[in-house]
Molecule: SAM riboswitch aptamer (S box leader)
Organism: Oceanobacillus halophilus
C1' cells in the first nucleotide's frame, strides 16, 4: 500500500521537557487555534473499550483494564458531489475523501 469489514454528536491535559512558526489531512473558501510559544517530539496524566481478559453461556449479554493499538480544541471544525424540503437561504438525508480498530494479499 491493495482489499474487506465496523465506528466516527460522547469522552479526555489550564501538566512538565524540548522546540521556535505556522497550524487545523490535501485543494478552494469560510471559520477557528498560535511569539501570553501553537501544531510536532519525549515524559507523566487522563478518555475510550477495537483486540484483549472474565462471567454468563457464545452470530449475544454483562464487567474489567494488565497488555496490543488508538485518542486528549472546535461533529471527521463546516461546506464543495448527489438527493429531497424550502428559497433570504437554510435544513436533512446519502455519497466521495480521510481518521483508528481487527482482518486480508
Nucleotide at each position: 500500500c491493495u482489499c474487506u469489514u465496523a465506528u466516527c454528536a460522547a469522552g479526555a491535559g489550564u501538566c512538565g521537557g524540548g522546540g521556535g512558526a505556522g497550524g487545523a489531512a490535501u485543494c478552494u473558501g469560510g471559520u477557528c487555534c498560535g511569539u501570553g510559544g501553537a501544531u510536532c517530539c519525549c515524559g507523566c496524566a487522563g478518555c475510550a473499550a477495537c483486540c484483549g481478559u472474565u462471567a454468563c453461556a457464545u452470530g449475544g449479554u454483562a464487567a474489567c483494564a494488565a497488555g496490543g493499538u488508538g485518542c486528549u480544541a472546535a461533529u471527521u471544525c463546516c461546506a464543495g458531489c448527489a438527493a429531497g424540503c424550502u428559497u433570504a437561504u437554510g435544513c436533512u438525508u446519502g455519497a466521495a475523501a480521510g481518521a483508528u480498530g481487527a482482518g486480508u494479499g